[in-house]
RNA sequence: AUCUUACAAACUUUAUAGACUCGUAUAACUGUGAGAAUAUGGCUCACAAGUCUCUACCAAACGACCGAAAAUUGUUUGACUACGAGUGAAGAUCGUGAAAAC
Numbered sequence: 001a002u003c004u005u006a007c008a009a010a011c012u013u014u015a016u017a018g019a020c021u022c023g024u025a026u027a028a029c030u031g032u033g034a035g036a037a038u039a040u041g042g043c044u045c046a047c048a049a050g051u052c053u054c055u056a057c058c059a060a061a062c063g064a065c066c067g068a069a070a071a072u073u074g075u076u077u078g079a080c081u082a083c084g085a086g087u088g089a090a091g092a093u094c095g096u097g098a099a100a101a102c
Base pairs, nucleotide, nucleotide: 001093002092003091004090005089007088011018012017019087020086021085022084023083024082025081026056030048031047032046033045034044035043041066042065050057058078059077060076061075062074063073064072095102096101
């Protein structure tokens, strides 16, 4: 360089990159303060903490609970960000090379 085989969702030539997949971190979690709503309601803002970690710390659905009070709560599903890894395997022929190897 060419070819073959059975698989694989599967790579892109602007490549210290992009896309996708996986792993680690974090439980998309917890605490506090101020204000707001009230069964047609259950929210808003800020701070802290958690990560050998920058950032983020939310959304939706279905329920529970609160008989008018100040307080919520369960389950499921769905991300971003940081770092790391991977995106093919086996074989044949030819070529390069002292060989390993490419």

Purine riboswitch aptamer from Evansella caseinilytica, 102 nucleotides, folded computationally. It was read from a public genome assembly, where an Rfam model found it. Of the family's consensus pairs, 100% are formed in the model. Rfam family: Purine riboswitch aptamer. Gene Ontology term of the family: purine nucleobase biosynthetic process. Clan: Purine riboswitches.